RNA sequence: UUAUAAAGAAGUGGUGAGAGACAGGCUCUAUGACCCACUGGCAACCCCCGGAAGGAAAGGUGCCAAUUCCUGCCCCGCAACAGCGGGAACUAUAA
Numbered sequence: 001u002u003a004u005a006a007a008g009a010a011g012u013g014g015u016g017a018g019a020g021a022c023a024g025g026c027u028c029u030a031u032g033a034c035c036c037a038c039u040g041g042c043a044a045c046c047c048c049c050g051g052a053a054g055g056a057a058a059g060g061u062g063c064c065a066a067u068u069c070c071u072g073c074c075c076c077g078c079a080a081c082a083g084c085g086g087g088a089a090c091u092a093u094a095a
Stems, first nucleotide, its partner, number of pairs: 001095005010039005018028003022072004040064003044061003048055002074087005
C1' cells in the first nucleotide's frame, strides 16, 4: 500500500490472577481465565490441484469465547429528543 475481518476450529499438562489492543460498556475467570508447552483442529492470505465451481492441509504465516464482543473523535443519509444505517479512522492478520 492492497485485501479481509457476521463463517470455521479444543484437549492435556504447567503456572496462578487477572484477561478480552486503548477508553467506556459488557463479558470471561480459582469449576483456574490470560500466558507457556505438547497434541489436535480450522482454512483467511501465500503455496499446491483444478478451465471454473471447488478441493487439499504437505509447506510459510495466521487463527481455534462472544460480529474486530459492542460503541468511540470525524463525515454522510434518515430521524430531527433518543436513536438507526452507511463510510472513514483505529485495531488485527495476510500478501
Source information:
A computed fold for a 95-nucleotide RNA from a rhizosphere metagenome, annotated as SAM riboswitch aptamer (S box leader). It matches the Rfam family "SAM riboswitch aptamer (S box leader)". Its family is annotated with regulation of gene expression in the Gene Ontology. The coordinates come from a structure-prediction model, not an experiment, and the mean pLDDT is 83.